[in-house]
Molecule: Bacterial RNase P class A
Organism: Candidatus Dormiibacterota bacterium
RNA sequence: CGAGGCAGACGGGCGGCCGCUGCGCCGGGUUUCCGGCGUGGAGGAAAGUCCGGGCUCCAGAGAGCAGGGCGCUGGGUAACGCCCAGUCGGGGUGACCCGAAGGAAAGUGCCACAGAAAUGACACCGCCGGUGGAAGCCGGUAAGGGUGAAAUGGUGGGGUAAGAGCCCACCGGCGGCCGGGUGACCGGUCGGCCAGGCAAACCCCGCUCGGAGCAAGACCAAAUAGGAAGGCGUUCCGCCUCGGCGGAUAAGGGCUGCUCGCCUGAGCCUUCGGGUAUCGGUCGCUAGAGGCGCCGGGCAACCGGCGUCCCAGAGAGAUGGUCGCCAUCCCUCCGAAGGGGAUACAGAACCCGGCUUACAGUCUGCCCUCGGCCC
Numbered sequence: 001c002g003a004g005g006c007a008g009a010c011g012g013g014c015g016g017c018c019g020c021u022g023c024g025c026c027g028g029g030u031u032u033c034c035g036g037c038g039u040g041g042a043g044g045a046a047a048g049u050c051c052g053g054g055c056u057c058c059a060g061a062g063a064g065c066a067g068g069g070c071g072c073u074g075g076g077u078a079a080c081g082c083c084c085a086g087u088c089g090g091g092g093u094g095a096c097c098c099g100a101a102g103g104a105a106a107g108u109g110c111c112a113c114a115g116a117a118a119u120g121a122c123a124c125c126g127c128c129g130g131u132g133g134a135a136g137c138c139g140g141u142a143a144g145g146g147u148g149a150a151a152u153g154g155u156g157g158g159g160u161a162a163g164a165g166c167c168c169a170c171c172g173g174c175g176g177c178c179g180g181g182u183g184a185c186c187g188g189u190c191g192g193c194c195a196g197g198c199a200a201a202c203c204c205c206g207c208u209c210g211g212a213g214c215a216a217g218a219c220c221a222a223a224u225a226g227g228a229a230g231g232c233g234u235u236c237c238g239c240c241u242c243g244g245c246g247g248a249u250a251a252g253g254g255c256u257g258c259u260c261g262c263c264u265g266a267g268c269c270u271u272c273g274g275g276u277a278u279c280g281g282u283c284g285c286u287a288g289a290g291g292c293g294c295c296g297g298g299c300a301a302c303c304g305g306c307g308u309c310c311c312a313g314a315g316a317g318a319u320g321g322u323c324g325c326c327a328u329c330c331c332u333c334c335g336a337a338g339g340g341g342a343u344a345c346a347g348a349a350c351c352c353g354g355c356u357u358a359c360a361g362u363c364u365g366c367c368c369u370c371g372g373c374c375c
Base pairs, nucleotide, nucleotide: 001371002370003369004368005367006365007364008363009362010361012326013325014324015323016322017321018320020041021040022039023038024037025036026035027034028033043345047356048355050354051353052352053351054350055213056212057211058210067209068208069207070206071205072086073085074084075083076082087101088099089098090097091096102204103203107202108201109198110197111196124145125144126141127140128139129138130137131136153171154170155169156168157167158166172194174191175190176189177188178187179186180185217283218282219281220280227272228271229270230269231268232267235248236247237246238245239244240243252264253263254262255261290309291308292307293306294305295304296303297302327343328342329341330340331339332338
């Protein structure tokens, strides 16, 4: 310098004007409204809805059967079909990548076409022996040819009429023992010579699984929510560096028949007024297996501790439009300037953890590999 591999981050920026929406405060109006100010307002995938969980309702004594799912080992997790670390197999020169990867010596079944024969297998050609004048016939043979995805383990030697684990050596595979490892598995040694493939066929073994989903569901008839008035409470006292420290006290709610007691606690109660029975209102509903930082444990996934922050919540469904400058890319151009154009995929709807799919372009790695050249 070129070609790659792996991990991670971002995914237009700034400003002006005009809007939309949640919440808080203030002002005005008086049934739901209007205005002002402040503050919050899409994603890495919000997507597909494919797994797993929380939550809710329904069902359910327990256990079993049937059925579904998962399937190397160890670990992580709320859980998973996810993740991490390994093992084995496959691919790549390599960094590295990929794998639904239990059992085919429990049983049943299947193995198209071709081929003589597809598994208790097989003689088509060839080879060898016998017979015969020959064609042929009888027998032996899986070394060679041919068929096929697959033909009774492979290579070499001995042996033989020709051959054959028939015998031997090595390799592969199987079984026993020994050693290492938590384990998958690995290494060594011995043995008899050997057992086709398919379980994404039935099946066997191990683990696991109730159903439906926020349009779940709950509350409201002395309606709910919103409005007005009143009451109780949200605290009070002392000290000081004005934000802390110390002491005393909490309305209301839950458990209960009541009291005590315990837990919780910033809102609660009463009255008035008005309108409606429906596209009604409220809750569920966004503070959470939460984000960020530091420290500690662990190879890692992840876990623990401390500190700090609050970060969408609509309900026909807000998160937008426009202008200017800049950034990137494309066209015009030999090039520059100038001019014109474009801005990836996409978009919350109960919430999380994953997976998968889509994606213009950019950045980082004191991470790694291969090749070429120079010193």